[in-house]
Context: one part of a larger RNA
RNA sequence: GUUAACGGCUAUAGUCUAAGUCACUUUGUGACGGAGACGCAGUGAAAGCAAGCUCUAAUUGAGCGAUUCUGUCGUUAACGGAGGACCCGAAACCGGGUGAGCUAAGCAUGGACAGGGUGAACCCCGAUGAAAAUCGGGGGGAGGCCCGAACCCGUUGUUGUUGCAAAAACAUGGGAUGAUCUGUGCUUAGGGGUAAUAUGCCAAUCGAACCCGGAGAUAGCUGGUUCUCCCCGAAAUAUAUUUAGGUAUAGCGGUCUGUUUAUAGAUCUUGGGGGUAGAGCACUGGAUGGGUUAUCGAGCUUACGCGAGAUAGCUCAAUCAAACUCCGAAUACCAGGAUUAUUACAGGCUAGUCAGUCCGGCUCGGCUAAGCGAGUCAGGUCGAGCGGGGGAACAACCCAAACUCCCAAUUAAGGCCCCAAAAUUUUGGCUAAGUUGUAAAGGAAGUAAGAUUUCCACGACACCCAGGAGGUUGGCUUAGAAGCAGCCAUCCUUGAAAGAGUGCGUAACAGCUCACUGGAUGAGAAGUUUUGCGCCGAAAAUGAACGGGGAUAAGCCAAGUGCCGAAAUUGGAGAUUCCGAUGCAAAUCGGGAUAGUAGGGGAGCGUUCCUGUUGCAGUGAAGCUUACGGUGUAAACCGGAGUGGAGCGGCAGGAAGUGAGAAUGUCGGU
Numbered sequence: 001g002u003u004a005a006c007g008g009c010u011a012u013a014g015u016c017u018a019a020g021u022c023a024c025u026u027u028g029u030g031a032c033g034g035a036g037a038c039g040c041a042g043u044g045a046a047a048g049c050a051a052g053c054u055c056u057a058a059u060u061g062a063g064c065g066a067u068u069c070u071g072u073c074g075u076u077a078a079c080g081g082a083g084g085a086c087c088c089g090a091a092a093c094c095g096g097g098u099g100a101g102c103u104a105a106g107c108a109u110g111g112a113c114a115g116g117g118u119g120a121a122c123c124c125c126g127a128u129g130a131a132a133a134u135c136g137g138g139g140g141g142a143g144g145c146c147c148g149a150a151c152c153c154g155u156u157g158u159u160g161u162u163g164c165a166a167a168a169a170c171a172u173g174g175g176a177u178g179a180u181c182u183g184u185g186c187u188u189a190g191g192g193g194u195a196a197u198a199u200g201c202c203a204a205u206c207g208a209a210c211c212c213g214g215a216g217a218u219a220g221c222u223g224g225u226u227c228u229c230c231c232c233g234a235a236a237u238a239u240a241u242u243u244a245g246g247u248a249u250a251g252c253g254g255u256c257u258g259u260u261u262a263u264a265g266a267u268c269u270u271g272g273g274g275g276u277a278g279a280g281c282a283c284u285g286g287a288u289g290g291g292u293u294a295u296c297g298a299g300c301u302u303a304c305g306c307g308a309g310a311u312a313g314c315u316c317a318a319u320c321a322a323a324c325u326c327c328g329a330a331u332a333c334c335a336g337g338a339u340u341a342u343u344a345c346a347g348g349c350u351a352g353u354c355a356g357u358c359c360g361g362c363u364c365g366g367c368u369a370a371g372c373g374a375g376u377c378a379g380g381u382c383g384a385g386c387g388g389g390g391g392a393a394c395a396a397c398c399c400a401a402a403c404u405c406c407c408a409a410u411u412a413a414g415g416c417c418c419c420a421a422a423a424u425u426u427u428g429g430c431u432a433a434g435u436u437g438u439a440a441a442g443g444a445a446g447u448a449a450g451a452u453u454u455c456c457a458c459g460a461c462a463c464c465c466a467g468g469a470g471g472u473u474g475g476c477u478u479a480g481a482a483g484c485a486g487c488c489a490u491c492c493u494u495g496a497a498a499g500a501g502u503g504c505g506u507a508a509c510a511g512c513u514c515a516c517u518g519g520a521u522g523a524g525a526a527g528u529u530u531u532g533c534g535c536c537g538a539a540a541a542u543g544a545a546c547g548g549g550g551a552u553a554a555g556c557c558a559a560g561u562g563c564c565g566a567a568a569u570u571g572g573a574g575a576u577u578c579c580g581a582u583g584c585a586a587a588u589c590g591g592g593a594u595a596g597u598a599g600g601g602g603a604g605c606g607u608u609c610c611u612g613u614u615g616c617a618g619u620g621a622a623g624c625u626u627a628c629g630g631u632g633u634a635a636a637c638c639g640g641a642g643u644g645g646a647g648c649g650g651c652a653g654g655a656a657g658u659g660a661g662a663a664u665g666u667c668g669g670u
Base pairs, nucleotide, nucleotide: 001079002078003077004076005075006074007073008072009071014038015037016036020032021031022030023029024028042049043048052064053063054062055061086224087223089221093214094213095212096211097210098209104188105187106186107185108184109183110182111181112180113178115147116146117145118143122139123138124137125136126135127134128133151175152174153173156171157170158169159168190206192202193201194200199208227604228603229602230601231600232599237250238249239248240247241246251353252352253350254349255348256347257346258345259344265340266339267338268337269336270335271334272333278327279325280324284321285320286319288317289316290315291314292313293312294311295310296309299306300305356382358380359379360377361376362375363374364373365372388399389398390397403574404573405572406571408570409569410568414564415563416562417549418548419547423561425560426559427558428557429556430555436551442536443535446533447532448531449530450529451528452527453526454525455524464519465518466517467516469493470492471491474488475487476486499514503512504511575594576593577592578591579590580589581588582587605659607656608655609654610653611652612651613650614649615648616647623643624642625641626640628639629638630637631636
């Protein structure tokens, strides 16, 4: 500052002091102080005008006002702003200082380097030679030379890893007269130094040291946020956003006031607009076949001409469409009325929410994939109902909304052989697969019940007996082809019947068989199709496809009766609260309500201190301990016992450093 409650002053419009000054009993109180603030008039950008003003050249128009209304100051509470602003937490930035006893580089001055090897320059001697020079010997002692201790370093491996050690030990290795190693003193300083550069080092710290300060930096981020009971109770959306895990306004919550049935919902009814589902082809497009006309046209043709096909128009038929419509619902929505029923609306103040989830319906994306993504429903659930019953176990499925108590009753979903409460229940069927108790296309004389076709006592179907012939080895082909490699044709005769042949067979024949016929036998046979329940299809990693035992029903289908089963419902007792009635009140009676996260509201408990008042205490205060007794819905309180050894309560108020289980919290201990 905003709002509310209360209080002071003001009803003919006022209210308040700020700085400051004075006084006093000086963390302050009182008096003075009207500078100023708000209010009493608005409107316009303003000058200005004014119950009106502005817009215009002008409004019969429009916007904001007036038309009868308190205002102001204070206290308390909630909230907002500025402040560290609920608490803890950065990496960083800036200022002023402290560091080169570690390490880097430099300066000054000192120190150290066993032993062995190699053997440069140069010098001398000898030999040869005309000489130049060459060869041999001796001396000499160079070198970021070699091997290798001290010394310096740190290559590889192992151990160590709460170590011996915040970088070591052991073995192995590199340098070891040099750009070597080293003592002491000194110099270079952080936006800097130093650096044979590794971003290395500058005190176990270095892409910018450390200390203190600015400083409680900032943190749209993470974590934490402490006593009790009662009432209500969300959101995970829209819009905007350097916005997307943040925020603002609206939506949804709480609370107070007002309107007082004005209202949301449900059912019925009346009246509306629509262009979805569907459907259709009248438009816009897609796509198919036929007819016909026009144009083109591969190819053929000496030519005339014929002509597959293509495009377009007309026509016939049958079609497709989120961005087609000649049409066109159901629902839904809007408005009026009636009934029912319980809220509704307006205003003030003030929260949380802006990651949603699964299930059902309808859609879109995706693969008509996802425990996938997006939308929608006046759909549900969880979220907040991980409280109850069922689903073996299982937020979101089914049933059902838990105020407390009861060793009472009735039911829901789901169940009723045992685990395990209740039927080894009744009736009629089905299944043989442990199907039940995972899965498809597809496959199959599984089985049960139908529908339908054909044959059949003038004898079907199956088995058995017999026949199954002649022209003819049909013709062709062929090395051969005789019913039976292949091609063509597939007739005639005898008969009860018998194909120029169904299969096997032969090099080709032969042979066996079938179709077809007779006999014997004596009753149903063969197909197609529909439905129920089963079968196969069926391979994965610990053993796992009834929850287990087990079951032929204790499986499946249809019907019936009974029972079990929840915190649901009912009954009994009680608590709080709302409404109504009675009543002065206390209270009594009747009815309703009482799950709950974020969050809001109400009422209390306890702690420390202060004021007033009233008490206790060495005949034992506080504190501590206690599976002790009691009270209250709870926070808690009273008492007993033990310990302790000097202070401490009750009541009425006031003020807060006022309640811990969590913060990789802090401190102490173990």
Description
A computed fold for a 670-nucleotide part of an RNA from Candidatus Gottesmanbacteria bacterium RIFCSPHIGHO2_02_FULL_40_24, annotated as large-subunit ribosomal RNA, domain II. Its Rfam family is "Bacterial large subunit ribosomal RNA". Rfam links the family to the GO terms ribosome and structural constituent of ribosome. Taxonomically the source falls in Candidatus Gottesmaniibacteriota (Bacteria, Bacteria candidate phyla).